[in-house]
């Protein structure tokens, strides 16, 4: 330090997610040891029990109990310099312990001030400590009360209590004087008046007391600055804010009163709500900063709730008072008692926090003189992996790489693994036995010394933890390993089970039958007495951006201008010295941290030291820059003067054209609308056409990427006011400027008000007419609000350059508006606007570039993931309508820019193809034949489904084939290979059975090189066997896009990259065919050629083929001899190449009825199918993972079914006839077959055939007959002499077998059918169409498949259209890629939230009643020890009154909860309805308004490109 997630890829943007590190934690699973810390985060909820604050006899009176001594009648007495219950009296009880309600405050933190203060205990210094008095507790008696706790009477002490005296100090009052102080004043001092103290005890050395001063400590009060959220809290405030007096306090102060004034406080955030103790510090981060406020420390508040004082040096008191209230408890019902947020502890709450332990031995506090008491602070221990630190759970050797597990390519081999065992060492821990601390100083009792002192020293005595830590001994590897994870982020992978299921999940995403992702196993990774998970915090996150971000398009610049306060602000002097910088003191508590050393065996953890503590506050210094005072400038800003330029604004006047209306004329049948059509006007006279009239309302041309305004916006012409903006030259003013929250003003179009005017033409809404499934729409005719005027309103927009104002610098080049200079009149120069190409930079890229999105300054205004949502609420503003401001709870992991690369478009461009089009012939109609679907069926075996399935796998189902049924049989073989044995099974005859099979009998089977072998059967192991599933787990072949011109790669160059160039452009071609250009140059697979058939010819060779010419024979016939000329056969050559001419073009190539050729532009066909596409076809060809079955899903074997039959659909045959049919005659091919075959010919059959039988392994015999054609008869228009279905009878062939179920023959029957609806196929030449023939498959079956000849057409103007294809270019929101994406409504279901009659709570307030205890006032006729002048002072109760808590009655605002209904949103599985968006998305979209409609949406008004496409005009480039 990054990482992973949006996309097909890609770069941006920009959230989500993870690694890290912490915790007072908490839960699973698991746990030897020990040391150091921590341990109610909730219910500031109730609290049983004990314990947490006493002491002091050396303050007093005493003696209730104990010890000791004495005396005793043995009951008890007395006494103690022993000690002490209770009580007077003193000091403590305000420390110390606990919690975190309250507070947003001088509460904290810091840094000052008090000239406005107090401070017991302690410390020093100064003076003193005379004399006298009266009571009351305890305690004795009586007595109320159940208690709690009291009343009467009587006795008595003090260091309780009260008086008198004393006072150079001391407070106070007045009257003066000096010094000093920023000031109210401070000190010093003189001089009058006034006032006020004391306590004793004693070991005689003291210790208290009492007044003054002083210091220490400790507190009080005041102030600067520093400390949460919210503006959907904007106004608060009557003791309020100051003055005067006065009172109150330890003090200042409206702290309290009485009067006078009317202040104070707030956008620098006052009131107000909601939240919280504050800090040193913790905890993260490189820091800056975010979090946080346990433990340890300061500081503050609180102690059941709320109020109150008193005591007192201090309180408005946690273990004290009183009183209201709640709540517990006791009660004889009359009354009381108490307050764990001390320490243990209980309930209770809650995911969660411990012992009702020891001790005061240390440390530290109260008392005391002191011993010592007393302490739940304290120091120990208990319990808890809570958290950090440490150790260990062995160490060496040790391969037969054991067993066992796991896995796999399995006769074996890998891991687990030196890991085991097994040898040997070694003992931390653990366990037995032993020893055994530091902490301890005081203090107490001795002793010694001597500096007599409260002195040193030495001995003895004091330990809660603890017989603990340690130390040592015995034993022997003995007593000790877990957890999470193993798809990527992220170290670490196999089986296997599971099969979108059970789960898994931080985020992406895993599981639909081969899951490294769920479970569980071996293995492995990481940590390890611990792992995991979860909560929350900081980091990553520059993801609020001070350091350190944005803002044309991604979230983001306000519609504009004006313009207070804020912020920022020209040049030059001089001053000052805030800001700013240097240097010095003061502070910044320790503790933490960071460095050092050092103590524990190390560490953790503790000691010392130093460094920080970056902040504050004085104070002395500098002055550059800001900043404040003062002068001055002219260059920013403005003023004037002159010239120009404009759709700039306001009001008035006035013109023509065109629409519409009226009037008159002419004139007749239609006019108007449309994709076509209809609604609609017209025979009552329209449209059309003339003429006047009138009316509103907009301003052709000029006219422009013109030009004016801040913006919205301005356009006929001319007048009046009236604003601005360039330029030129001078002149004044002298920074006066910028920018600007709130503020004010403007502000398109809709739209709103006025019982407002005005209406011509357009036109929401409505009303007809079409289209249309439907058409609340797109068109059409009609049409009202409005659009216009006036005056007032809304305040909005794609108000857009989607770019805030300002001012300054930064190559050029070219237009075009307005001025200015100069000119040689060609143009130059220069100010100021408005446009285009571009540099450099910039920028995610488009791109922007002096009009910046460059490079710098200022000031504003906004953004911070997507949806909910510009919504709710609350506020303000408006008549409304809606405007401003403006969330949340949910919910997703994306949302989103910009740019590639494909696909797609009802985008374009440009070119192909029987693709359309001209033609010819067909399918769809009829019967059959096949195939399919579907239904049947025990089965109707399985497959193959748009093109690219359907006469398809099948080139041939009667059995078989057979995979399908039904029945009947085997079970290690129905088949094969090795190895052994055996010939009894094998052969032959029987029986039984439908067969297979089962069964009985008979010594017997072939070939032998004699060695075996073949065949059978046994055993024995090791391979069975499946047409069962997965074709989405494969290989292999196939199809289809397509015989379309594509598809790529290397290098190099462009680009951030995805990519892109090359492959685009121009032309040309059948072609990415070749050519010219080109940041590309060159290749590779495809095109084309090479390969074979054909068409010409030539050489060779001549049998079974030919026979021109010579010969011979027959009725005939290449029969013969013979010949090679010819056709022919079959090898190898020739030829075609735009090569020649003529024309076009740069060339590449094109055109010609050119020429020669057999054959011309690729002559014709065939073979051959690039990267890739359809998870396209086949596990039933084969081959294959992987699963499944094994007495069956295997094998045999009969029979049956693959052949059903209401129906649809393909594909073929026959035909419907006269270009025909029958009969009769006759002529021409070519390519195949043939020995388990072909069969010539002869005879028998009407005939399929059948019986003989030559020839023939075939250029030789045969299948062989071509047939249409040609010549002739004959039928004559008709369901026929078409047509042959279907049906009956006879028969033939094949076969073990033709019933289910063949194929052909003959006879007889003679059905639809009379040229076929939408719609659809083929096919450009030897094509189509028509016509025979042969072939494989096969016993036998052919309309079908593949081959071969025979006759032999018809038409292409063209590419506008359909359909499929290529190329370039556009646009997308589509990438499973238009069979895409995706909108709203309704319905269901769940989820959070608004509203909403009311309905609870709490919190704050007003006004009024009422007023406990308590303090001041006032009163005090009653009660009254101390002093008296005897008169009274003085105090007390009691009453009155003023405040005031709790209660109460009536309002009033906030906020929280819940609520029948109700709205609208989220998110759900394949639900209805429609198709609004994305493409010209089929009416371009969208934005703001306003009206309609199930819904998405539609229509009018204005405006925006963020619209495609054709055109055209301006500008640019070249």
């Nucleotide at each position: 330090a990054g990482a992973g997630u949006u996309u097909g890829a890609u770069c941006c943007u920009g959230g989500c997610u993870c690694a890290g590190g912490a915790u007072g934690a908490a839960c699973g699973c698991u746990a030897g040891c020990g040391g150091c810390a921590g341990g109610c985060c909730u219910a500031a909820u109730a609290c049983a029990u004990g314990c947490a604050a006493g002491u002091c006899g050396a303050a007093c009176g005493g003696u209730a109990a104990g010890g000791c001594u004495c005396c005793u009648u043995c009951g008890g007495g007395a006494g103690u310099a022993c000690a002490c219950g209770a009580g007077u009296g003193g000091c403590g009880c305000a420390c110390g312990g606990g919690u975190g309600c309250g507070u947003a405050a001088c509460g904290c933190g810091u840094a000052u001030g008090c000239a406005a203060c107090c401070u017991a205990c302690c410390c020093u210094u100064u003076a003193g400590u005379g004399g006298g008095g009266g009571a009351u507790a305890a305690c004795u008696u009586c007595u109320g009360g159940a208690a709690a706790c009291g009343g009467g009477a009587g006795c008595u002490a003090a260091u309780a209590c009260c008086c008198c005296a004393u006072a150079u100090g001391c407070a106070c009052u007045c009257a003066g004087g000096a010094u000093c102080g920023c000031a109210u004043g401070a000190u010093c001092u003189u001089g009058a008046a006034u006032g006020a103290a004391a306590a004793a005890c004693u070991c005689c050395g003291g210790u208290g007391c009492u007044a003054a001063g002083g210091g220490a400590u400790g507190g009080g009060c005041a102030u600067g600055c520093g400390u949460g959220a919210c503006a959907u809290u904007a106004g608060c405030u009557a003791g309020u804010u100051g003055g005067u007096g006065a009172g109150g306090u330890a003090a200042u102060a409206g702290c309290u009163c009485a009067c006078c004034a009317a202040g104070g406080c707030u956008a620098c955030g006052a009131u107000g709500u909601c939240u919280a103790g504050c800090u040193g510090g913790u905890c993260u981060g490189a820091g800056a900063g975010g979090a946080u406020g346990a433990u340890c420390a300061g500081c503050c508040a609180c102690a059941c709730u709320g109020g109150c004082a008193c005591u007192g040096a201090g309180a408005c008191a946690c273990g004290g008072g009183c009183c209201c209230g709640a709540c517990u408890c006791c009660u004889a019902c009359g009354g009381g008692a108490g307050g764990c947020a001390g320490c243990a502890g209980u309930a209770g709450g809650g995911a969660a926090u411990a012992u009702u332990g020891g001790a005061c031995a240390a440390u530290g506090g109260g008392c005391g003189c002191a011993a010592g008491c007393c302490u739940g602070a304290u120091c120990c221990a208990g319990c808890c992996a809570u958290g950090c630190c440490g150790c260990g759970u062995g160490g060496a050797g040790g391969a037969a790489g054991a067993c066992g597990g796991u896995c796999c390519u399995c006769u074996g081999g890998a891991u687990u693994g030196u890991a085991a065992a097994c040898u040997u060492c070694u003992u931390u821990u653990c366990u037995u036995g032993g020893g055994g601390a530091c902490u301890a100083a005081u203090g107490g009792a001795g002793u010694a010394c001597u500096a007599u002192a409260g002195g040193u020293a030495c001995u003895u005595u004091u330990g809660u933890a603890g017989g603990u830590a340690c130390c040592u001994u015995u034993u022997g590897a003995a007593u000790a390993a877990g957890c999470a994870c193993c798809g990527g982020c992220u170290a670490a992978c196999u089986a296997c089970g599971u099969g979108c299921c059970a789960g898994c999940a931080g985020c992406c995403g895993c599981g639909g039958u081969a899951a490294u992702a769920c479970g569980u196993a071996g293995g492995g990774u990481g940590c390890a007495a611990g792992c995991g998970u979860u909560g929350u915090c900081c980091g990553g996150a520059u993801u609020u951006a001070u350091u350190g971000g944005g803002u044309u398009u991604a979230a983001a610049g306000g519609g504009u201008g004006c313009g207070c306060a804020g912020g920022c602000g020209g040049u030059c002097u001089a001053u000052u010295a805030a800001g700013u910088u240097a240097g010095u003191g003061g502070u910044g508590a320790a503790a933490u941290c960071g460095u050092c050393c050092g103590g524990c065996u190390u560490a953790a953890c503790c000691g010392g030291a130093u460094a920080c503590c970056c902040g504050c506050c004085a104070u002395u210094g500098a002055u550059a820059c800001u900043g404040g005072u003062a002068g001055a400038c002219u260059u920013g800003a403005g003023u004037a003067u002159g010239u120009c330029a404009g759709a700039g604004g306001a009001a008035g006047u006035u013109g023509g054209a065109a629409u519409g209306c009226g009037u008159a004329g002419u004139g007749u049948a239609g006019c108007g609308g449309u994709g076509a059509a209809a609604u609609g006007c017209a025979u009552a006279g329209a449209u059309a056409u003339u003429a006047c009239g009138c009316a509103g309302a907009a301003c052709a041309c000029c006219g422009a990427u013109u030009g004016c305004g801040a913006a919205g916006g301005c356009a006929g012409a001319u007048u009046u006011c009236u604003a601005u903006g360039g330029c030129a030259a001078u002149a004044c003013u002298g920074a006066c400027g910028c920018u600007c929250a709130g503020g004010c003003a403007c502000g398109a179009a809709a739209g709103c008000g006025u019982g407002g005017g005005g209406u011509a033409g357009c036109g929401a809404a409505c009303a007809g007419g079409a289209u249309u499934a439907g058409a609340u729409a797109c068109c059409c005719u009609g049409g009202u609000a409005g659009u216009c005027c006036a005056c007032g309103c809304c305040g909005u927009a794609a108000a857009c350059g989607a770019u805030g104002a300002u001012c300054a610098c930064u190559a050029a080049g070219u237009g075009u508006u307005c001025g200015g200079c100069c000119u040689u009149c060609g143009g130059g120069c220069u100010g100021a606007g408005u446009g285009c190409u571009c540099a450099a930079g910039c920028g995610a890229a488009a791109g922007c570039g002096a009009u910046a999105a460059g490079u710098g300054a200022u000031c504003c205004a906004c953004c911070u993931g997507g949806g909910g949502a510009g919504u709710a609420c609350g506020u303000c503003g408006g008549c409304a309508a809606c405007g401003a401001u403006g969330a949340a709870a949910c919910u997703c992991a994306a949302a989103g820019g910009a740019a590639u690369u494909g696909a797609c478009g009802g985008g374009g461009g440009c070119c192909c193809g029987c693709a359309c089009a001209a033609g010819c012939g067909g399918u769809g109609g009829a019967g059959c034949a096949u195939g399919u679907g579907g239904u049947u069926u025990a089965a109707u075996u399985c497959g193959a489904u748009g093109a690219u399935a359907c006469g398809c796998g099948a080139g041939g189902a009667a059995c078989c084939u057979u995979a399908c049924c039904u029945g009947g049989g085997c079970u290690a073989c129905a088949a094969u290979g090795c190895c052994u044995c055996u010939g009894c099974u094998a052969g032959c005859c029987g029986g039984u059975g439908a067969a297979a099979g089962c069964u009985g009998g008979u010594u017997u089977u072939c070939c032998u090189u004699c060695g075996g072998g073949a065949c059978a059967g046994a055993g024995u192991g090791c391979a069975a066997g499946g047409u069962g599933c997965u074709g989405c787990a494969u290989g292999g072949u196939u199809g289809u896009c397509g015989u379309c011109a594509g598809c790529u790669c290397g290098u190099g160059c462009c680009g951030u990259g995805a990519g892109g160039u090359g492959u685009u452009g121009g032309g040309u071609u059948a072609a990415g065919u070749c050519c010219c250009g080109c940041a590309a140059c060159g290749a590779g697979c495809g095109c084309a050629a090479c390969c074979c058939c054909u068409a010409u010819c030539g050489u060779u060779a001549g049998u079974u083929g030919c026979c021109a010419g010579c010969a011979a024979g027959u009725u005939a016939u290449g029969u013969u001899g013979g010949g090679g000329a010819c056709u022919c056969u079959a090898a190898c050559g020739a030829g075609a190449c735009u090569g020649c001419c003529u024309u076009c073009g740069c060339a590449a190539g094109g055109a010609g009825u050119g020429a020669g050729g057999a054959a011309g532009g690729a002559g014709g066909g065939g073979a051959u199918g690039a990267c890739g596409u359809c998870a396209a076809a086949u596990c039933a060809u084969c081959a294959u993972g992987g699963c499944c079955c094994u007495u069956a899903c295997g094998c045999c074997c009969a029979g049956g079914g693959c052949u059903a039959c209401a129906c649809a659909c393909g594909u073929g045959c026959u035909a419907c006839a006269a270009u025909g049919g029958a009969c009769g005659g006759u002529a021409c091919a070519g390519a195949g077959g043939g020995u388990a075959g072909c069969g010539a010919c002869a005879c028998u059959g009407c005939g399929a055939a059948g019986u003989g039988a030559a020839g023939c392994a075939a250029a030789u015999c045969u299948c062989a007959a071509a047939a249409a054609g040609c010549c002739g008869u004959u039928c004559u228009c008709a369901g026929u002499u078409c047509g042959g279905a279907u049906u009956g009878g006879a028969g033939u062939c094949u076969g073990c077998a033709a019933c289910u179920c063949g194929a052909c023959u003959c006879c007889a029957u003679g059905a639809a059918g009379u040229u076929g609806g939408a719609a659809u196929c083929g096919c450009u030449a030897g094509u189509a169409a028509u016509c025979g023939g042969a072939g494989a498959u096969c016993a036998g079956c052919a309309c079908g498949c593949u081959c071969c000849g025979g006759u032999g057409a018809a038409u292409a103007c063209g590419u506008u259209c359909c359909c499929g294809g290529g190329c370039c270019u556009u646009g997308u929101a589509c990438a499973c890629a238009c069979c895409g994406c995706c909108c709203g409504u309704c319905a269901c279901a769940c989820c959070a939230c608004g509203a909403a009659a009311g309905u609870g709570g709490u919190c704050u307030u007003a006004a009024c009643c009422a007023g406990a205890a308590g303090u001041g006032a006032g009163u005090g006729a009653g009660c009254u020890a101390a002093c008296u002048u005897c008169g009274g002072a003085g105090g007390c109760a009691g009453c009155u009154u003023a405040c005031c808590a709790a209660g109460g009655u009536u309002g009033a605002g906030g906020c929280c909860g819940u609520g029948a209904u109700u709205g609208g949103g989220g998110u759900g599985a394949a639900g209805u309805c429609g198709u609004a968006a994305c493409a010209a998305g089929g009416u371009a979209g969208c934005c703001g308004u306003a009206g309609g409609g199930g819904a998405a949406c539609c229509u009018g008004c204005g405006g925006c490109u963020g619209g495609a496409u054709c055109a055209c005009c301006u500008c640019c480039u070249u």